Description:
A computed fold for a 531-nucleotide part of an RNA from a Candidatus Nealsonbacteria bacterium, annotated as small-subunit ribosomal RNA, 5' domain. Lineage of the source: Bacteria > Bacteria candidate phyla > Candidatus Nealsoniibacteriota. It matches the Rfam family "Bacterial small subunit ribosomal RNA". Rfam links the family to the GO terms ribosome and structural constituent of ribosome. The coordinates come from a structure-prediction model, not an experiment, and the mean pLDDT is 83.

Context: one part of a larger RNA
RNA sequence: GGAUGAACGCUGGCGGCGUGGAUAAGGCAUGCAAGUCGAAUGCUUAGAUUUAUCUAAGCAUGGCAAACGGGUUAGUAACACGUGGAUUAACCAACCCCAUUCACGGGCAUAAUCAGUCGAAAGGCUGGCUAAUACCCGAUAGUCCUUCUUUUUUAGAAGGUAAAGCUCAGGCGGAAUGGGAUGGGUCCGCGGCCUAUCAGCUAGUUGGUAAGGUAAUGGCUUACCAAGGCUAUGACGGGUAGGCGGGGUGAGAGCCUGAUCGCCAACAAGGGCACUGAGACACGGGCCCUACUCCUACGGGAGGCUGCAGUCGAGAAUAUUAGACAAUGGGGGAAACCCUGAUCUUGCGACGCCGCGUGCUUGAAGAAGCCCUUCGGGGUGUAAAAAGCUUUUUUAGAGGAAGAACCUCUCACUUACUUUGCACAUUUAAUUAGUGUGUAGGGCAAGUGAGAGGUGACGGUACUCUACGAAUAAGGGGGUGCUAAUUCUGUGCCAGCAGCAGCGGUAACACAGAACCCCCAAGCGUUAUCC
Numbered sequence: 001g002g003a004u005g006a007a008c009g010c011u012g013g014c015g016g017c018g019u020g021g022a023u024a025a026g027g028c029a030u031g032c033a034a035g036u037c038g039a040a041u042g043c044u045u046a047g048a049u050u051u052a053u054c055u056a057a058g059c060a061u062g063g064c065a066a067a068c069g070g071g072u073u074a075g076u077a078a079c080a081c082g083u084g085g086a087u088u089a090a091c092c093a094a095c096c097c098c099a100u101u102c103a104c105g106g107g108c109a110u111a112a113u114c115a116g117u118c119g120a121a122a123g124g125c126u127g128g129c130u131a132a133u134a135c136c137c138g139a140u141a142g143u144c145c146u147u148c149u150u151u152u153u154u155a156g157a158a159g160g161u162a163a164a165g166c167u168c169a170g171g172c173g174g175a176a177u178g179g180g181a182u183g184g185g186u187c188c189g190c191g192g193c194c195u196a197u198c199a200g201c202u203a204g205u206u207g208g209u210a211a212g213g214u215a216a217u218g219g220c221u222u223a224c225c226a227a228g229g230c231u232a233u234g235a236c237g238g239g240u241a242g243g244c245g246g247g248g249u250g251a252g253a254g255c256c257u258g259a260u261c262g263c264c265a266a267c268a269a270g271g272g273c274a275c276u277g278a279g280a281c282a283c284g285g286g287c288c289c290u291a292c293u294c295c296u297a298c299g300g301g302a303g304g305c306u307g308c309a310g311u312c313g314a315g316a317a318u319a320u321u322a323g324a325c326a327a328u329g330g331g332g333g334a335a336a337c338c339c340u341g342a343u344c345u346u347g348c349g350a351c352g353c354c355g356c357g358u359g360c361u362u363g364a365a366g367a368a369g370c371c372c373u374u375c376g377g378g379g380u381g382u383a384a385a386a387a388g389c390u391u392u393u394u395u396a397g398a399g400g401a402a403g404a405a406c407c408u409c410u411c412a413c414u415u416a417c418u419u420u421g422c423a424c425a426u427u428u429a430a431u432u433a434g435u436g437u438g439u440a441g442g443g444c445a446a447g448u449g450a451g452a453g454g455u456g457a458c459g460g461u462a463c464u465c466u467a468c469g470a471a472u473a474a475g476g477g478g479g480u481g482c483u484a485a486u487u488c489u490g491u492g493c494c495a496g497c498a499g500c501a502g503c504g505g506u507a508a509c510a511c512a513g514a515a516c517c518c519c520c521a522a523g524c525g526u527u528a529u530c531c
Stems, first nucleotide, its partner, number of pairs: 001531004006527005013356006019349002026312003030309003035064003040061009071267003081191007091184003096180007104138004114127005144160006165172002193239003200230003205227008242264004246257004269290005292303004322345003328342001329340004359389004369380004395467005403458001406454010417443010475520005480501003486515005496503002
């Protein structure tokens, strides 16, 4: 000199863009943060009357989602991360896309509701009724699975495994197999901290065989067998730490760092466990133990902000218990739409960077005041006053966006599909059925175009114009040397200053005050840390 998620002191006009719990992964009141589907299904209540239903709200079954998104960095020195590879001779996949094939027949229940009943509550228990894209059985099936035979490939045999309907009739779904896209699992080479005042470590340990387990390899687990495996190229132990893209500094080499944003990992009060599922060993799911908090009728129950706000605590220190789904994105739905503390905005903080302003011109050999003085004068100083000008900004008034993509309705055209009639071709014994082409009409979907209507939290905001009036706006640090900038007074090794050298004991350019000057400026200094 540069830098910071900074803090502290003094000061403080505005805007834009960013950024803001680094400490106690300490404890949490309250609200919200994950739902949706009636075009899968049963019912309750209310209303309507088209009594065959319809509409609205709700309960429950069922489906999909809830494994994403959001938070934090405690743990972890590890295939955790980075990079480059491997994995039909060790792998998986819901939703999405493509291709092929299929969807036949039957059945048992149950929730909600109803009745009864236990409990303070949380929550149960008993009986009865009922539906489904819920569940079950059977049939069918191959390029699926298992076994066997055979084989160079291949082929064959036996056994086994599927399904669901809804509808506004256009479609939307269901089952099996193969492929794709994308995502994930696993393995390996190399790379990146300190410590030898840690020198030996290891029994599932190292390898093999067999079995189990897994989507899958493997001591992953178990039994048996062998006695191996690692280590001064630092094993083992201890300390510290999420990793990277990046960031800071530096000419570079390097050194330091890992906030915000992005990728990956890990965690969800501490510890453990599995269930469901394509996917979890699951932040706002479940079970158990522990600590803590709360309710209780003392019998028993409830809870988990390292989501967004907010609160207490600790701390030098870090924000609103705000608005909206308008945009972007996500979940559900055919859609309308619903949900979304993701997100977009708002509020607070000079915390940072950038920009603007606090006026401009004229104005005396130069007012007053203040300071210095050799008492002549000098400085502050064109500074002020005064005159003229301007109105960025402030205030008041008027107008007023972009961010809108989209959605609904109507019309036209095109394309695809479908349906009806006719004609022709093909086919047939036959205008018999089917297929193709053409033509006329109808239906539906998608696309394009036109018209009408509707959707903005921010926000009456940005921006523009008008009016008034210099009006609303300057401080902080320093002045011995390093280091830009000096005089006077007070003090008298005192009071004090100080980054280092040092200054102060009666003429202090170094303390304190004043005047003047220097530097930076809505900031300026100090402290801390890095280069």